[in-house]
RNA sequence: GGACGAACUGGCGAUGAGGCUCGCCACUAACCGCGAAAUGUCUCGCUGAUGGCCUCUACCACUGC
Numbered sequence: 001g002g003a004c005g006a007a008c009u010g011g012c013g014a015u016g017a018g019g020c021u022c023g024c025c026a027c028u029a030a031c032c033g034c035g036a037a038a039u040g041u042c043u044c045g046c047u048g049a050u051g052g053c054c055u056c057u058a059c060c061a062c063u064g065c
Base pairs, nucleotide, nucleotide: 009026010025011024012023013022016056017055018054019053020052021051033046034045035044036043
């Protein structure tokens, strides 16, 4: 000096927050949804506030008052 591993810390997992949990990354990174057409740049359409679970908030649908 390089590579790998562990621990701690930090960041991230397509729209907010809290708790638990999982995974990824180390600033040259992790991450930045899907379909169709178009073709180098744009058009149209679709699902979801979660990576997963629970709760709250917002939004949407139905029903009752």
Notes
Model confidence (mean pLDDT): 76 of 100. Fluoride riboswitch aptamer (crcB RNA motif) from an Actinomycetes bacterium, 65 nucleotides, folded computationally. Of the family's consensus pairs, 100% are formed in the model. Lineage of the source: Bacteria > Bacillati > Actinomycetota > Actinomycetes. Rfam family: Fluoride riboswitch aptamer (crcB RNA motif). Rfam links the family to the GO terms positive regulation of gene expression and response to fluoride. It was read from a public genome assembly, where an Rfam model found it.